[in-house]
Molecule: Glycine riboswitch aptamer
Organism: Marinosulfonomonas sp.
RNA sequence: UCGUCAGUCAUGGGAGAAUUCGGGAGCAUUCCCGAUGCCGAAGGAGCAACCGCCCCGGUAAACUCUCAGGCAGCAGGGACCGUGGCCGACAA
Numbered sequence: 001u002c003g004u005c006a007g008u009c010a011u012g013g014g015a016g017a018a019u020u021c022g023g024g025a026g027c028a029u030u031c032c033c034g035a036u037g038c039c040g041a042a043g044g045a046g047c048a049a050c051c052g053c054c055c056c057g058g059u060a061a062a063c064u065c066u067c068a069g070g071c072a073g074c075a076g077g078g079a080c081c082g083u084g085g086c087c088g089a090c091a092a
Stems, first nucleotide, its partner, number of pairs: 001092001003090003007086007018036001020035006037071003043067001044065003050058003
């Protein structure tokens, strides 16, 4: 200096699912509690091939589960993707 991988910050994009029912509060927007029905893309959990020291264990997801979270709109969150900065490792 360039490339690869990872982390972090900023920024842009970013889905799904009941304004369901009942009760209470409140001037309204709305809020709280309970019930049922749903969603998967915070987090969490589980498993294959494969590998091993082969009793057993290691190991993956955007798959599965739905504990958690979420289900009018706004707001917030949001895996993941793009761009830029910072930083670490490896390689040349």